RNA sequence: AGGGUUUGAUACUGGCUCAGAACGUACGCUGACGGAAUGGAUUAGGCAUGCAAGUCGAACGCUUGAGCUCUUCGGAGCAAGAGAGUGGCGAACGGGUGAGUAAGGCGUGAAUCACCUACCCUGUUGAGGGGGACAACCAUUCGAAAGGAUGGCUAAUACCCCAUACGCUCCUUCGGGAGGAAAGCUGGCUCUGCUGGCGCUGCAGGAGGGGUUCACGUGCUAUUAGCUUGUUGGUGGGGUAACGGCCCACCAAGGCGAUGAUGGCUAGCCGGCCUGAGAGGGUGUCCGGCCACACUGGGACUGAGACACUGCCCAGACUCCUACGGGAGGCUGCAGUCGAGAAUCUUCCACUAAUGCGCGAAAGCGUGAUGGAGCAAUUCCGUGUGUAGGAUGAAGGCCUUAGGGUUGUAAACUACUGUUGGAAAGGCGUAAUCCCUGGGUGUUAAUACCAUUCCAGGUUGAACUCCUUUCGGAGGAAGCAGCGGCUAAAUUCGUGCCAGCAGCCGCGGUAAUACGAAUGCUGCAAGCGUAGUUCGGAAUCACUGGGCAUAAAGAGCACGUAGGCGGCCUAUUAAGUCAGCUGUGAAAUCCCUCGGCUUAACCGAGGAACUGCAGCUGAUACUGAUAGGCUUGAGUACGGGAGGGGAGAGCGGAAUUCCUGGUGGAGCGGUGAUAUGCAUAGAGAUCAGGAGGAACGCCGGUGGCGAAAGCGGCUCUCUGGACCGUUACUGACGCUGAGGUGCGAAAGCUAGGGGAGCGAACAGGAUUAGAUACCCUGGUAGUCCUAGCCGUAAACGAUGGGUACUAAGUGGGGGGACUCCCAAGGUCUCCCUGCCGGAGCUAAUGUGUUAAGUACCCCGCCUGGGGAGUAUGGUCGCAAGGCUAAAACUCAAAGUAAUUGACGGGGGCUCACACAAGCGGUGGAGCAUGUUGUUUAAUUCGAUGCAACGCGAAGAACCUUACCUGGGCUUGACAUUCAUGUGGUACCAAACCGAAAGGGGCGGGACCGUCUUUUGGCGGAGCAUGAACAGGUAUUGCAUGGCUGUCGUCAGCUCGUGUCGUGAGAUGUUGGGUUAAGUCCCGUAACGAGCGCAACCCUUAUCCUUAGUUGCCAGCGAUUCGGUCGGGAACUCUAGGGAGACUGCCGGUGACAAACCGGAGGAAGGUGGGGAUGACGUCAAGUCAUCAUGGCCCUUAUGUGUAGGGCUACACACGUGCUACAAUGGACGGUACAGAGGGUCGCCAACCCGCGAGGGGGAGCUAAUCUCAGAAAACCGUUCUCAGUCCGGAUCGAAGUCUGCAACUCGACUUCGUGAAGUCGGAAUCGCUAGUAAUCGCGAAUCAGAAUGUCGCGGUGAAUACGUUCCCGGGCCUUGUACACACCGCCCGUCACACCAUGGGAGUU
Repeated sequence: AGGGUUUGAUACUGGCUCAGAACGUACGCUGACGGAAUGGAUUAGGCAUGCAAGUCGAACGCUUGAGCUCUUCGGAGCAAGAGAGUGGCGAACGGGUGAGUAAGGCGUGAAUCACCUACCCUGUUGAGGGGGACAACCAUUCGAAAGGAUGGCUAAUACCCCAUACGCUCCUUCGGGAGGAAAGCUGGCUCUGCUGGCGCUGCAGGAGGGGUUCACGUGCUAUUAGCUUGUUGGUGGGGUAACGGCCCACCAAGGCGAUGAUGGCUAGCCGGCCUGAGAGGGUGUCCGGCCACACUGGGACUGAGACACUGCCCAGACUCCUACGGGAGGCUGCAGUCGAGAAUCUUCCACUAAUGCGCGAAAGCGUGAUGGAGCAAUUCCGUGUGUAGGAUGAAGGCCUUAGGGUUGUAAACUACUGUUGGAAAGGCGUAAUCCCUGGGUGUUAAUACCAUUCCAGGUUGAACUCCUUUCGGAGGAAGCAGCGGCUAAAUUCGUGCCAGCAGCCGCGGUAAUACGAAUGCUGCAAGCGUAGUUCGGAAUCACUGGGCAUAAAGAGCACGUAGGCGGCCUAUUAAGUCAGCUGUGAAAUCCCUCGGCUUAACCGAGGAACUGCAGCUGAUACUGAUAGGCUUGAGUACGGGAGGGGAGAGCGGAAUUCCUGGUGGAGCGGUGAUAUGCAUAGAGAUCAGGAGGAACGCCGGUGGCGAAAGCGGCUCUCUGGACCGUUACUGACGCUGAGGUGCGAAAGCUAGGGGAGCGAACAGGAUUAGAUACCCUGGUAGUCCUAGCCGUAAACGAUGGGUACUAAGUGGGGGGACUCCCAAGGUCUCCCUGCCGGAGCUAAUGUGUUAAGUACCCCGCCUGGGGAGUAUGGUCGCAAGGCUAAAACUCAAAGUAAUUGACGGGGGCUCACACAAGCGGUGGAGCAUGUUGUUUAAUUCGAUGCAACGCGAAGAACCUUACCUGGGCUUGACAUUCAUGUGGUACCAAACCGAAAGGGGCGGGACCGUCUUUUGGCGGAGCAUGAACAGGUAUUGCAUGGCUGUCGUCAGCUCGUGUCGUGAGAUGUUGGGUUAAGUCCCGUAACGAGCGCAACCCUUAUCCUUAGUUGCCAGCGAUUCGGUCGGGAACUCUAGGGAGACUGCCGGUGACAAACCGGAGGAAGGUGGGGAUGACGUCAAGUCAUCAUGGCCCUUAUGUGUAGGGCUACACACGUGCUACAAUGGACGGUACAGAGGGUCGCCAACCCGCGAGGGGGAGCUAAUCUCAGAAAACCGUUCUCAGUCCGGAUCGAAGUCUGCAACUCGACUUCGUGAAGUCGGAAUCGCUAGUAAUCGCGAAUCAGAAUGUCGCGGUGAAUACGUUCCCGGGCCUUGUACACACCGCCCGUCACACCAUGGGAGUU
C1' cells in the first nucleotide's frame, strides 16, 4: 500500500467482497509447564443454607462466676470471664448492580454577601446546685407463634430544672435589653488536697466532606409543530442548613419554540478502551471519579449526615409458617441453587499474617472489605517437547515417462546435555508494626503515673514457593487450518450437476490442482480454525477529502421573508483573531527515561503530555461593531428607436361544412386493392344566394419578444419589460434565498354558453391465423368562449442564480460614434442570438467569453439495482390525483461513454447461372437405387438442412458380415516370453458321431545341433499343461492424431517499426479510379513485409526441330489390290526438345496514371479453353467401423470357429436416376465416320453349330503388331398416319444360356407368349453461358457372376443474357443496436403446476 468481481475486450461510475487489528466472547478439533490478568453481557427473574456490623465493664445497674485469700465453718473478701439490658459511638462507610434517567444526570469552568459539617487539629471559656423517672429484674397475665399487657423495685457520661456566661442568637431608641451549657470515668502521690490521661460545655478558626446556583458541551426522530395555568413574573407570607412558585394568598399575562419547543424511541455519564497516518468512527467490561437503585410503589422518623441494601410505617405481588385467630421474609453483599441462554467459576483459607475501616485508654474484638488459594488455554507474556554427528540416501508410504523421484539426515545407529515434569532435602522473603522489657527525653512536688515521631532487645505467616542442592534418565510433552484466483502451498485415486464445497468470483454432467480420501507441501503453533461484533481498507456521507449535460443527482419558472455572503476611504473599539503569563485540566492509562521480578507480560519512580476551559496583560493587519465620508455596484430622471410581450373591444378575406334555388343526368367517394358510406326521393360536378364556427396562407427566417409556460390576420384603448445615448441625482440602497406567495403546456373536472372542421370512446368496412391496431366510412365527449379548480410533462440546453477574469475566425437581429454631399462602403463600440474552433476541462462523447475553463457567494439535489416514487401516516384537491415518503424481501450486479464484431423487413458500391432472358429436366407413370418409418429372432453399423439420402459400398447368393438362431472351443483363429513335462513325442491318419465346426482315436511314425560311456545325456524345433498375456467392427469423434466436407477459388487474413488514443483499439487495409482479384495506379502518418490472388505445373489449340516401329504413304517400283512388299522420312501420328501472347503495336477515352474501348497482325488477344492448386479461420461439422491412439469396459465371453438365416421384409413417405408417353418418331433394309481404354487364372480371331443368350474351336497377343470391337445418333430408301397405336414396355407364363460347392429365400442374360401405368405431369423445384446445354453411343474400375450407379471417352451440336428493381449467397464502406452462445440473439406479460408470505372467506376451535 491494495486485490477480486459488471464486458468479447476497454475506460469510468458504482455497489458487493477479501487481506489487518481488536473482543468480558461462544462453538469444533487438539492440549506440556509457569507468571500476570479476566470470568452472569441473557431474566433489575425466583431463591434453600451459612456467613457479610459491630464494639465499649476505663459511662451504668443486675444475673452468674473458674480461681485465690481469710474464716468463729454460718460465711466474708478479692477476682479472670460469661449473659441480656440502659447508655455512647458506629451502622449514611465499605461491598453490589445499571433498572430508571436525554436532564433534578454527567463533563469542563465559574459562583455561594444564599449554606451545613459528628469524629480530627488549633485557640479560648467553663464544668456550681438540685430533681424525678424508665429498662433490665420481680410478680400476675394474653397468645400456637411472633410478640405483648398490667402492677412494683433500681443506676448512670440516660432525662429534666435552677444558677452562671463571651467576641454566640434575637431585639434595639445604639444607651442597652432578652435568651441559651455542661458529666463524669480512670491512674500516681505527700490523699479535705496536688497532679496526669480520656471524656463534657459555649465560642472562633482550620482541614477534609457535602448542599445549592450559573455558562457551555453531552443520542435518533418533523411520517411529533405548536407547548404551558403554579404555567412566566411581581408583592407579602410560610418552609428549609440555605436561594428559589419549593409551598400559599393576591396582582399582572406572561414564558418556551424551525439555533427544533412539546411528544415518541433509545441510553447511566466521564477519565478512558478499540480502530485509524490523522481528522474521525465505535464503545463505556476490568481499574478510578460522579449519579441512580436496593422485591414493586409511597412516606416520614432518628441522626452531624438517610428519606437509609442486611432500620421503621402503609399498600401491592410473590414465597414460607400457622392451632386459621394471625404472623415472617426480601442475595442488584460472598459462596451456592433453579430457570432462561451460544455462554460466564469454590456453599475454600485467613484477620493473636499484610493494607484499610468501626469500637475501645489499651490488650483486643469484628470485618465474604481485603490478602490468598481453587476452577476455566478466556486473554497477554515466557519456556519446553531435545543437541551434535549420521547415505547402503534402509524399510514402509506416495508418485512415476518404469529409468527413477519424494518423504529424507528425517529414522535406525553413535556421542552428549539436563530446561521442564517426577522424587528427596534445605533456605531467603513478604515483618514494618501494635504490644512487652530496658535506656534516654518530656510532664510533675516526684525517681511514681503517663507520653514518646529517639535507641536496643523480644514477639507475630493464611498462602506462595519462584530460589539452592542431590537423584534419575531422551526418558512423559504437537496439533489445527489450508493448498482454483484473490493468497503462501499439488499430485494420485474415488465420485459423475450425484454426494458435496463456497468469503467473492465460482467448482461438480467420466480424465475435478475447487467435492471425499491419501501422500506431499504451506501457514500458525499449545494452540488452530469457525461464527458474531467494531473500526480500517471505504475519498462508499468527502471538515481534512466527493459529486449533479449523458453514469444517482439542478426545484417547471419567478418574486420575496428569515438566514448566509457583501464595494472604496478614515477614526474609535477590541467581540472574533494572535502573543505572553496565571489557575485548573484527580490518580491510573498512553509516550519517554531509569529501576524491580533470570527475560517478558506485569510492577515501581521521575518526566513529558492531557491539543480543553477560565482569568489577567498586551497586539490591531483582516472580519465584526459604532461613527463619518466616497462613487465604480445598484437605482432614478431625460432623449430615442425595435418587438407574434400582456389584457380588452371592434373589423376582415380565403377555405371547409350546411341550407335554398338553377343547370345537368349516373355515378361519387375511398384504397396497395376493396368494401362500408352517399346517389334517379337527382348525388358528385357547376353557378348564384344565405348561415355558422374555428383558424389566420404568402411575408416567415437556427429572425423577434417574454422569467418560464408561451406568443403570428388588421385597427383602437390600457399596460409590463429589455436595449441604446447623454448628462444630472441618490449614496451600497447589493447577491442569493430555507419556509412562504404567485405564474404555470396538454389532458382532465364543475357551472353556463357554443359547436364549422378535426376527433379519444363507440359503430361499421377492410387487413389478418386472430386484429379489441395500423388503412377506410361515420361519429360522442373534447377542442372554442365565460367563471372557477387541477399543478403536472423528455416543463430539456436532460446544464440553478449572481459577479469577475481567460485565444482567434465568421453569420444574424436592435441601437450608437467616426469617416462620409447623397448612396454604398469602411473602422470602432454596447446589448441579444447562431456556427466553427485554441488552451483548459472531461471517463469519453464533447464543451470551449452564451463554459462543462479559472475563482468567489448563496440555494436545491445525489449516495448500488429491484421492491418504489409504491405502502402507511399527514396534507392539498369536487374527483382524477398531487406533495411529503419508508421497510421487509431479493440480486451481484444495475449503469455511462467509447471499441471490435455480428445482425437490421437501414443506406451506398459491387460480384455470382443469384434473378432476369433462354434450353432441357425433376415433382404425375412404371421400374432401379438410397433413406425414413414400420415389421422382424435379426432386418449389423455409420452418414441427417445447404454440406445425409445411386453416401462409406470401385459391386451382401456362401464368403464378405460386423447382425440373429442353433451347435462348439477357452493361453485361445493370431504375437512374444517364462516355468515344468515330453520318443511311441511331433506329424500322417482309417473307422464312428455330426449340418459343419468339433469330438474321437485303430494304425503308421520322425527331424536338427552338441557331448559321447551311447540302453544314452544336454539343447533346439514341435507338442502338452500352467502363468504372463492375446483378442474386441464393445463405448467415448464432446479426450485425440491423421484425413475429409463447408463457407469458397470468395478476396480476403495478418505482422514489424512508426504515429494517434488513458485504454480496448485505430492507422496501414480507408479515399479517387480500375480489376476476375487487397489486381494495379494516384492520393495519404504512414513505411515496409508475410499467408492468400496472379505466375511457375499438367493438358488442349499453331508452328519448328529431333527420332521413324508395331504407326504413316507424297513421289518411284512390285502386287494376290490388303501400306501387302521393296522402299521412302515428305505428310498424319507418336513423344522428347523448342518457338509463340507480352496490352508488345496503332487510334481514342482517362488525371501526362493504372486501366478500358476499338483496330491491325496472328493458329490463338487481353487470366486463349480445361485441370491441379483451397489463406487466417468457422461449424465441439464428419469419421474410435480405413488406420493410429488416451481413458473406461468384457475375459469358458462383448473373444474365436461353424451351419442356416438376415442385411433383399413392406399399408406408407422422401431423395437420386433409367425408360417412356411418340411422326424432329417406331419398325425394316442399306451405307459411313471416333476417341480413350482393358487384356495371360486374361482378351479371345478365322471357321462350324444354335432364331438367340451361347456352345465348339483354337490362330494371335505380356500388346501403336493380336484381341475386346459391330461405334451409335447421322445419311439413303421402304412402311406405319395420330390410335393407348407397328407408341410404351412393366408384370406374368413357358422354355433356355452362363457364372459359381451352391442361383429357393436372392444373380444376369436369351427366345416365344403376355402387353400394366403412361397422351408431357399441381403447388413447388433443379442444371446449364459454347464445343457448353441437349442428344448419341464407346470404354474402364470393382468383379467368379451380377449397373439404369460411378469414373472416363469421343460423335452431332443449339438458344439466350435488355439488365441488376426483386429472391438466395458473398465482398467493401457507412449507420443504429439493450445482440457477443452474436437475430435460430435478446426479451415482456398472462396462463398451467409446485411452494412461501399476506388479505378476504362458508365455516371451525
Small-subunit ribosomal RNA from a Planctomycetia bacterium, 1405 nucleotides, folded computationally. Rfam family: Bacterial small subunit ribosomal RNA. Gene Ontology terms of the family: ribosome and structural constituent of ribosome. The source organism's lineage runs through Bacteria, Pseudomonadati, Planctomycetota and Planctomycetia.